[in-house]
Context: one part of a larger RNA
RNA sequence: UGACGGGGGCCCGCACAAGCGGUGGAGCAUGUGGUUUAAUUCGACGCAACGCGAAGAACCUUACCAGCUUUUGACAUGGACAUUGGGGUUAGCGGAGACGCUGACUUUCAUUUAGUUGGGUGUCACACAGGUGCUGCAUGGCUGUCGUCAGCUCGUGUCGUGAGAUGUUGGGUUAAGUCCCGCGACGAGCGCAACCCUCGCCUUUAGUUGCCAUCAUCAAGUUGGGCACUCUAAAGGAACCGCCUAUGAUAAGUAGGAGGAAGGUGGGGAUGACGUCAAGUCCUCAUGGCCCUUACGGGCUGGGCUACACACGUGCUACAAUGGUUAUUACAGAGGGAAGCGAACCCGAGAGGGGGAGCAAAUCCUAUAAAAAUAAUCUCAGUUCGGAUUGAGCUCUGCAACUCGAGCUCAUGAAGUUGGAAUCGCUAGUAAUCGUGGAUCAGCAUGCCACGGUGAAUACGUUCCCGGGCCUUGUACA
Numbered sequence: 001u002g003a004c005g006g007g008g009g010c011c012c013g014c015a016c017a018a019g020c021g022g023u024g025g026a027g028c029a030u031g032u033g034g035u036u037u038a039a040u041u042c043g044a045c046g047c048a049a050c051g052c053g054a055a056g057a058a059c060c061u062u063a064c065c066a067g068c069u070u071u072u073g074a075c076a077u078g079g080a081c082a083u084u085g086g087g088g089u090u091a092g093c094g095g096a097g098a099c100g101c102u103g104a105c106u107u108u109c110a111u112u113u114a115g116u117u118g119g120g121u122g123u124c125a126c127a128c129a130g131g132u133g134c135u136g137c138a139u140g141g142c143u144g145u146c147g148u149c150a151g152c153u154c155g156u157g158u159c160g161u162g163a164g165a166u167g168u169u170g171g172g173u174u175a176a177g178u179c180c181c182g183c184g185a186c187g188a189g190c191g192c193a194a195c196c197c198u199c200g201c202c203u204u205u206a207g208u209u210g211c212c213a214u215c216a217u218c219a220a221g222u223u224g225g226g227c228a229c230u231c232u233a234a235a236g237g238a239a240c241c242g243c244c245u246a247u248g249a250u251a252a253g254u255a256g257g258a259g260g261a262a263g264g265u266g267g268g269g270a271u272g273a274c275g276u277c278a279a280g281u282c283c284u285c286a287u288g289g290c291c292c293u294u295a296c297g298g299g300c301u302g303g304g305c306u307a308c309a310c311a312c313g314u315g316c317u318a319c320a321a322u323g324g325u326u327a328u329u330a331c332a333g334a335g336g337g338a339a340g341c342g343a344a345c346c347c348g349a350g351a352g353g354g355g356g357a358g359c360a361a362a363u364c365c366u367a368u369a370a371a372a373a374u375a376a377u378c379u380c381a382g383u384u385c386g387g388a389u390u391g392a393g394c395u396c397u398g399c400a401a402c403u404c405g406a407g408c409u410c411a412u413g414a415a416g417u418u419g420g421a422a423u424c425g426c427u428a429g430u431a432a433u434c435g436u437g438g439a440u441c442a443g444c445a446u447g448c449c450a451c452g453g454u455g456a457a458u459a460c461g462u463u464c465c466c467g468g469g470c471c472u473u474g475u476a477c478a
Stems, first nucleotide, its partner, number of pairs: 001478002003475003007472007015462002019426005026317008034308002042053002064303007073128001077127002079124006086107009109118002130292002133290003139286002141281003144277001146275001151190006157166003170181003196269004201237002204234004210227003215224002240263001243257005319419001323378006335366003340359002345354003385416001390411007432454007
C1' cells in the first nucleotide's frame, strides 16, 4: 500500500421488511447429470453451466457409430506428357448408394503477330492440399462477471531516508469523485452527466394508398367533394429548481406550491472506466506450437445425437364456480409477404382441398385478436374440472415421417383437490393475466425476440440476511 475481520461509523440496492404471484408436490415439454449403447459427437459446471452454443438433429445439418468406397484428393497454386469427345442434356445395366461400365442427342472453348498463349479433361511423380485432431494455461478477436457500481489514474509542486502520501481526506449535498465550502496543493485525463434513439404535449409545411366534421350519395369513406379532425413524413418549439414560499452557511442544494401535456435525471433504450476471475470460446473466424498424411483427410448408405431403474434446473398445462361449456356480440398494436402472402366463392364435421382476384404493398393478403360483455346451462363431484396415455381413421410438408415430424376427428379418460424443508420474480402501465406477430424454417416451439389489451397490492422502516461504496481501526496474511 492492499486484502481480510462473527471490529467501528456513514450510505445504497426488490438486500431485508410490507405486499402480489410463483418454483419445490402432479402430468407433459425442454436442458443437464448418471446409466446404457456400436455410437448415444463436442463444448458450457456456484452466483456468471443446465429452453446455454443450437434463430429450429427425419436425410442433409453431423463433427459420432457400423459397413461400403477413395488416395495430389471435395478445394488452391506449381511441373511433365497426352488431348481439345472438352462442356451441356439424357438413357440403359450392376450396386444400398458413392461409384463403375456402355450408349444417345447437342455444341466449332477462347485468343492469336498463325509460332503459340490461356482455359478444360485425363495420366504420372512430387511440392502440397486437407484435419470440428490437441493445447483458451502459448495467443488475437469477441463475450460474460463484479456493475451503469462510482470509481480508476496522471503531470507539476510539497512531505517522507524509502516503500509511498498528498491531490481523491474533512463539513454539507447528490443518482453520481454531482456540486458547494474548507484545505500544501494546483491542474488534467478515463469514467458520471450531457450530446444519440424512442414515447408523452403543441405548432408549421404536405394530403395519397390515409382521414370524414359540414354538403350530396348510401349496403359500405363506396363515390362526388373536402384536408377541419385522426394519422403519416420531416423540421422546429417546449422543462431550466426557470417562478413563489420555507429551509440551508448569503453556498451547493432540499421540502412544498403555482403554472403546465410533462417537475426536479419526465418514462424506456443505446452507451459498460482502470481492472478482477490464467472466467468462456483453437467447434464462428484468425493464429504459434504439437500431432495425422492409403488416414485423425475425402465420398456414400444406414444408424445415432430422440436410448431410460433414476436425480436436478428451466418452463407449459392443471387441480376448477373470479370457473367449464354453448350461443350472440365489441375493441388493438407491431410485424411479414414473390420459388411469397394468398381474398371472394365452392367442397369437407375438421385438419385441409379446389380456386385463383389483388399485392414487391399506409392500397392487396396474412387477419376472426383473446381475455372482456350479454344470455343460458352445469351446482361442488375426481365432476360438463383436468387432459396425460392408448386404439382407430385421416390431413399436410417433404425423394422419404419405421426408428424420429406437426395437425385433425372419433373413442379412451391417468396423475392431480393448491404442494415439506427450502427457494425465486416484481415498486406502475410494473406484477399478474389475455391474446397477436417475427427470426430460424420444406415441415416442426410450451423456447427466444418483439407487440399491444385488461390491470393490482404494498413500501412503517434499515435492527437483521446478501451484495456493494467511502472513512477509520486491528492483523502472526500478500
This is a predicted structure of a 478-nucleotide part of an RNA (small-subunit ribosomal RNA, 3' major domain) from an uncultured rumen bacterium. The full RNA is in RNAcentral, with records from ENA and SILVA.